[in-house]
Context: one part of a larger RNA
RNA sequence: CCAACAAUGGAUGCCUUGGAGAUUUUGACCGAGGAAGGACGUAGACGGCGACGAUACUCGUUGGGGAGGUGCCAUCAACCUUUGAUCCAGCGGUUUCCGAAUGGGGAAACCCACCCUGUUUUGCAGGGGGUCCACGCGUGAAGUUAGUUUCGUAAGAAGCUAUAUUAGCGUUUGGUCGGGUACGGCGUGAACUGAAACAUCUUAGUAACGCCAGGAAUAUAAAUCAUAUGAGAUUCCGUCAGUAGCGGUGAGCGAAAGCGGAACAGACUAAACCACUUUUUUGUGGGGUUGCAGGGCAGACGAUAUUCGAUGUAGUCGCGAUAGCAGAAAGGUCCGGAAUGGCCUUCCAAAGAGAGUGAAAGACUCGUAUGCGAAAUUUCGAUUACCGAUAGUUUGUACCUAAGUACCAUGAAGCACGAUAAACUUUGUGGGAAUCCGGGACGACCACGUUCCAAGUCUAAAUAUCAAAAUCUACCGAUAGUGAACUAGUACCGUGAGGGAAAGGUGAAAAGCACCCCGGGAGGGGGAUGAAAUAGAACUGAAAUUGUUGGCUA
Repeated sequence: CCAACAAUGGAUGCCUUGGAGAUUUUGACCGAGGAAGGACGUAGACGGCGACGAUACUCGUUGGGGAGGUGCCAUCAACCUUUGAUCCAGCGGUUUCCGAAUGGGGAAACCCACCCUGUUUUGCAGGGGGUCCACGCGUGAAGUUAGUUUCGUAAGAAGCUAUAUUAGCGUUUGGUCGGGUACGGCGUGAACUGAAACAUCUUAGUAACGCCAGGAAUAUAAAUCAUAUGAGAUUCCGUCAGUAGCGGUGAGCGAAAGCGGAACAGACUAAACCACUUUUUUGUGGGGUUGCAGGGCAGACGAUAUUCGAUGUAGUCGCGAUAGCAGAAAGGUCCGGAAUGGCCUUCCAAAGAGAGUGAAAGACUCGUAUGCGAAAUUUCGAUUACCGAUAGUUUGUACCUAAGUACCAUGAAGCACGAUAAACUUUGUGGGAAUCCGGGACGACCACGUUCCAAGUCUAAAUAUCAAAAUCUACCGAUAGUGAACUAGUACCGUGAGGGAAAGGUGAAAAGCACCCCGGGAGGGGGAUGAAAUAGAACUGAAAUUGUUGGCUA
């Protein structure tokens, strides 16, 4: 160096329990009735996972179901079960200790008390008490200032009334607290970066932090747009458009109307006036709610009919949800360890989707097509009852129509808009209207014109996000796919915030090698099982590497 046979090693091939993505449908808050999350326990037997809670691998009840069962790793024992178990579903019960944690304390899962009731009374059992807020009830100041009385020559002292139906305290009832991946509203609010440096600017109202809420949130019914025609709440998508603009006119930032779609829905107060009430302030009910102004009040004319509702409760009905049920049709033979394979002859099909079964099955099993099903709880829809709303026209009158508001000045912010010709929106400070013969807007401002009616409140859907289920995939197949196919957020690391693995495959079935021999054992040799044991604790088993034997070269 070559070859063979072994060893080591775990590539490759095959597999899939686990993942990834998409679509559709459905659902979306939990919590003092003690949550989320945990600690500790509970089985006949050690531990882990799951389940459960001293009624502890479970209890009751109403249904389903029909032969096995006592969860898994994972066995052994002892039991349960057609007098219907185990199991599945609905509704309930129990639910230790910690945790908002709530009797006080505390180094979480522990310590220490108190009150009431009952009792078989050194005890046991049951119940109770936390913070803050609101309503109600009870109780109820001091001081101050003002007034008043008495005493005093005066200074002043004492009392009374108001302040005070107050503050505070006690208590009933109700609420509140804490958690939630992402999504939402509001508030506070960076820097790296870009501008090829950097300061206005940008990054960006982003990240982060704080408060608050919901299953969605916000917004929402024109003091809106528009332009000489008109539209008619909000939200979201497409377009308008990288346009109009803004901009150390740098880097960059960047609309709106309109149009096309998704989805569509509109309501209620305050005031004038009336009635009742109130010690005055007031309160309750009626009335009324708008821009072509409307309403009130006084008068005139006229109708008695219908239509609608986004609310809740109850009933009825219907499609569904939460267990389920029925469900067609094959034999022989050959090879083989095994038939689903080959050959021969049949059958079903509204079912030849799929999975499993000792190789590849329409007719073996589970299913599939199709049809059927609920005692109980329940989504949605319809409907009935209660409930709410539903009439005008016109003349006069000038009573009402949201005030520290609109608006102005100034300092800021938001608007695509950086003070700019800067309107509009919001706001700190200082001023401060009108009342329908009124007021706002139409991008300084004025006129004309057009249009709308602020300073009160509510409002589904289309939208955002998450989860589950079903179905699917020119997605992965164990260094891939989730970090995690296995005891995985585990082991391990870190004071901590936090970081964070590796690790799948015997065989159809354990049939997991009885028995004998060698050995202290490990192990080995026979032998047995099996299709196979170089399938013996594991599939296949490449390479580097190691050994043995043989050969070659010098």
Molecule: large-subunit ribosomal RNA, domain I
Organism: Candidatus Levyibacteriota bacterium